[in-house]
RNA sequence: GCGGGCAUAGUUUAGUGGCAGAACAGUUGCUUCCCAAGCAACGGAUCGGGGUUCGAUUCCCCGUGCCCGCA
Numbered sequence: 001g002c003g004g005g006c007a008u009a010g011u012u013u014a015g016u017g018g019c020a021g022a023a024c025a026g027u028u029g030c031u032u033c034c035c036a037a038g039c040a041a042c043g044g045a046u047c048g049g050g051g052u053u054c055g056a057u058u059c060c061c062c063g064u065g066c067c068c069g070c071a
Stems, first nucleotide, its partner, number of pairs: 001070007010024004018054001026042005047063005
């Protein structure tokens, strides 16, 4: 330099063109003499920009970062 893959919550991740889910973690409450465990509730995310579309996390392009291969 060229090609390919990946990017969603603090972490690990699911997902489909029509409201973004889960687990763990966090906060609050219940329970307990206390802790742990358990139960309930709450907050928190689609890498950035542009395009297509009535509507994009999803499709397309560019960029950024990481990984793999070729040179």
About this RNA:
This is a predicted structure of a 71-nucleotide RNA (transfer RNA) from a Parcubacteria group bacterium. Rfam family: tRNA. The coordinates come from a structure-prediction model, not an experiment, and the mean pLDDT is 82. The RNAcentral record of the sequence draws on ENA.